[in-house]
C1' cells in the first nucleotide's frame, strides 16, 4: 500500500508473581478470590492441504473479559444509530 473482517467464539489447568484493557486524553472496567509474560488446553476457519460445494481441522497465522470496552472527527431523529479516522489480523 490494496482489499476483506472486526456485537459469535475460545480452561474453576501449570509457572509465575503485579499489573493489565495498542499509544496519547478523558471515563469505565479487570486483577492478590491472582495481573502481564511462559507451557499446556481451547476457539475459529483468512491462507495452504484433504475430501468435496459444503465439510475437515494436518500445515502457516490469528485470537482466547466487556463491540475494536466506551468517547475524541462528521451527520442526525441524540441512540448500544450511520459513516469517517486510527487500530487489529488476514490474504496480495
Nucleotide at each position: 500500500c490494496u482489499u476483506a473482517u472486526c456485537a459469535a467464539g475460545a480452561g474453576c489447568g501449570a509457572u509465575g508473581g503485579a499489573g493489565g484493557g495498542a499509544a496519547c486524553a478523558g471515563g469505565c472496567c479487570c486483577u492478590g478470590u491472582g495481573a502481564a509474560g511462559u507451557c499446556c488446553g481451547g476457539c475459529a476457519a483468512c491462507c495452504u492441504g484433504c475430501a468435496u460445494a459444503u465439510g475437515u481441522a494436518a500445515g502457516g497465522u490469528g485470537c482466547c473479559a466487556a463491540a475494536u470496552c466506551c468517547u475524541g472527527c462528521g451527520g442526525u431523529a441524540u441512540a448500544u444509530c450511520c459513516g469517517a479516522a486510527a487500530g487489529a489480523u488476514g490474504a496480495g
Model confidence (mean pLDDT): 85 of 100.
SAM riboswitch aptamer (S box leader) from a chicken gut metagenome, 92 nucleotides, folded computationally.